The RNA shown here (c-di-GMP-I riboswitch aptamer) has 77 nucleotides and comes from Sulfurovum sp. The sequence was found by an Rfam model in a public genome assembly. It matches the Rfam family "c-di-GMP-I riboswitch aptamer". Rfam links the family to the GO term cyclic-di-GMP binding. About the family: GEMM was predicted in a large-scale screen for bacterial structured RNA regulatory elements. Of the family's consensus pairs, 94% are formed in the model. Lineage of the source: Bacteria > Campylobacterota > Epsilonproteobacteria > Campylobacterales > Sulfurovum.
RNA sequence: AAAAUUAAAAGCUAAACUUAUCGUGAGGUAAGGACAGAAAGCCAAGGGUCUAACUUUUAGACAGCCUAGCUACAGAC
Numbered sequence: 001a002a003a004a005u006u007a008a009a010a011g012c013u014a015a016a017c018u019u020a021u022c023g024u025g026a027g028g029u030a031a032g033g034a035c036a037g038a039a040a041g042c043c044a045a046g047g048g049u050c051u052a053a054c055u056u057u058u059a060g061a062c063a064g065c066c067u068a069g070c071u072a073c074a075g076a077c
Stems, first nucleotide, its partner, number of pairs: 006074001012037002017032006035064001041070002045067003048062006
């Protein structure tokens, strides 16, 4: 202690995969599980990747891809 950093302590989230379920699909939800994470909390504004229909536009998905914004525990160095 509304900055930077991330020792210690208290805790937190939950990748892949499996099962059930929703969705045309990307994917989502729940349970198990634990790869990893100091914002792996929220957020679809920007970029990026993906899906569907199309005929070059529209609608969606991904926040654990990045940037931006908002909020947040501790107190050794």